[in-house]
Context: one part of a larger RNA
RNA sequence: GGAUGAACGCUGGCGGCGUGCCUAAUACAUGCAAGUCGAACGAGGCGCUUUUUGUAGCAAUACGAGGAGCGUCCUAGUGGCGAACGGGUGAGUAACGCGUGGGUGACCUGCCCCAAAGUGUGGGAUAACAGUCCGAAAGGAUUGCUAAUACCGCAUGUGGUCGCUGAGUUUAGAAGUUAGCGACUAAAGCAGCAAUGCGCUUUGGGAGGGACCUGCGUCCCAUCAGCUAGUUGGUAAGGUAACGGCUUACCAAGGCGACGACGGGUAGGGGACCUGAGAGGGUGGCCCCCCACAAUGGAACUGAAACACGGUCCAUACACCUACGGGUGGCAGCAGUAGGGAAUAUUGCACAAUGGGCGAAAGCCUGAUGCAGCAACGCCGCGUGCGCGAAGAAGGUCUUCGGAUCGUAAAGCGCUUUUCUGGGAGAUGAGAAAGGACAGUAUCCCAGGAAUAAGUCUCGGCUAACUACGUGCCAGCAGCCGCGGUAACACGUAGGAGGCGAGCGUUAUCC
Numbered sequence: 001g002g003a004u005g006a007a008c009g010c011u012g013g014c015g016g017c018g019u020g021c022c023u024a025a026u027a028c029a030u031g032c033a034a035g036u037c038g039a040a041c042g043a044g045g046c047g048c049u050u051u052u053u054g055u056a057g058c059a060a061u062a063c064g065a066g067g068a069g070c071g072u073c074c075u076a077g078u079g080g081c082g083a084a085c086g087g088g089u090g091a092g093u094a095a096c097g098c099g100u101g102g103g104u105g106a107c108c109u110g111c112c113c114c115a116a117a118g119u120g121u122g123g124g125a126u127a128a129c130a131g132u133c134c135g136a137a138a139g140g141a142u143u144g145c146u147a148a149u150a151c152c153g154c155a156u157g158u159g160g161u162c163g164c165u166g167a168g169u170u171u172a173g174a175a176g177u178u179a180g181c182g183a184c185u186a187a188a189g190c191a192g193c194a195a196u197g198c199g200c201u202u203u204g205g206g207a208g209g210g211a212c213c214u215g216c217g218u219c220c221c222a223u224c225a226g227c228u229a230g231u232u233g234g235u236a237a238g239g240u241a242a243c244g245g246c247u248u249a250c251c252a253a254g255g256c257g258a259c260g261a262c263g264g265g266u267a268g269g270g271g272a273c274c275u276g277a278g279a280g281g282g283u284g285g286c287c288c289c290c291c292a293c294a295a296u297g298g299a300a301c302u303g304a305a306a307c308a309c310g311g312u313c314c315a316u317a318c319a320c321c322u323a324c325g326g327g328u329g330g331c332a333g334c335a336g337u338a339g340g341g342a343a344u345a346u347u348g349c350a351c352a353a354u355g356g357g358c359g360a361a362a363g364c365c366u367g368a369u370g371c372a373g374c375a376a377c378g379c380c381g382c383g384u385g386c387g388c389g390a391a392g393a394a395g396g397u398c399u400u401c402g403g404a405u406c407g408u409a410a411a412g413c414g415c416u417u418u419u420c421u422g423g424g425a426g427a428u429g430a431g432a433a434a435g436g437a438c439a440g441u442a443u444c445c446c447a448g449g450a451a452u453a454a455g456u457c458u459c460g461g462c463u464a465a466c467u468a469c470g471u472g473c474c475a476g477c478a479g480c481c482g483c484g485g486u487a488a489c490a491c492g493u494a495g496g497a498g499g500c501g502a503g504c505g506u507u508a509u510c511c
Base pairs, nucleotide, nucleotide: 001511002510003509004508006507007506008505009504010503013382014381015380016379017378018377019375020374021340026338027337028336030335031334032333035081036080037079040078041077043075044074045073046071047070048069049068050067051066052065053064054063055062056061088293089292090291097218098217099216100215101214102213103212104211107210108209109208112206113205114204115203116202117201118200119199120154121153122152123151129144130143131142132141133140134139159185160184161183162182163181164180165179166178167177189198190197191196219265220264221263226256227255228254231253232252233251234250235249236248237247238246268290269289270288271287272283273282274281275280295316296315297314298313299312318329319328320327321326346372348371349370350369354368355366356365357364358363385415386414387413388412395406396405397404398403420448421447422446423445424444425443429438455500456499457498458497459496460481461480462479466495467494468493469492470491476483477482
């Protein structure tokens, strides 16, 4: 000098764009953050239409009960899809975790796209509901009824899988291709008058996503030198989507290490960011990619995918409710609270846009996101006026008492209106129409009036900028050298000057 997720002191006009718990991965009140589909299903409710009927009435009609149908209506439950994305944090991890280059003849893949074939025929339940019962509650037991794209058989088998027998090709290699035989193996309907559409099943291919293996790279300590029994390899079996000591039994005795094993400390990694002429050094906040985690530890279930932040089970700690028998909870989602700290924001608006989930759609949900609020925290831009104006006013300070300086500075005269205030108009973002949270915002027009707006640090040398008074090794200053003990350009105040400027200075850290 540059830089910062900064903090502190003094000061503070506006706008744009960004950024904002670095500490306690501490504990959390409250609200919201993942739902959706009635075009899968039964049931209930509501509304409408129609019909039968009861009571009152002469009648019109009023009130009520039952059946049928319709509905762009509502929903607790069964069922489907989603909830594994999106959002947060960096505790752990020195590791195939990450980066980069390869490999899989050892693999998986819901939704989506392409292609081929099929979608036949039966069955038994169960929630909801009704009844009974237990419990303070959370919740549960039992009897009876019912539906499905829920569940279970049978058939068919284009195909697929497995076994056996062949053929031929390529390989390091069990892969893949092809012929025959045998065994096993599938489905669901809904909407519509219909056409048809959306689904469902099996298979092949694709896209995108994932899994595993591997070469190289990846901090400090040798005041850590030896480490290792599933350890290293083999055989067999199990397990997995899949290879593999991944697991188990048996057999062998191996495997790693000064090219740093093992141990200890520290740490998420990268793209990048800061600095530097570069080489290098430092950092990993915001944004993007990957990983890991979800009070702590462990486990599996469901599923295409989880060993699952707002799922389940167990244990532990903590907190809450309780009728003391028993239950409930997990903000490292968005706000917010307490605590810690030098220190870090609103319990805001909207789904209008972009994107996501569900749905045929209308649409619903979305603290993702878009916006607004707070903070000079950062960067950038603008302003705090412009011109004239010497009686060089008054006043302050200094003085050799002549004057010098603040100083064209002020006053005064003229001008302008960026800003500001008031009034009016008013968007783009929205795609066939309508529909805008932001927002009466940006922007534009009119009026008013210099009006609403300057500080901070320094002045001995380094280092731009000097005098007076006070103080008297005191009070104090200080980055280094050093100032202060009676004329201090170094302390304090005043005047003046210099630097930067809505900032200035200090502290911390990096180059």

A computed fold for a 511-nucleotide part of an RNA from an uncultured Chloroflexota bacterium, annotated as small-subunit ribosomal RNA, 5' domain. The full RNA is in RNAcentral, with records from ENA and SILVA. Rfam family: Bacterial small subunit ribosomal RNA. Gene Ontology terms of the family: ribosome and structural constituent of ribosome.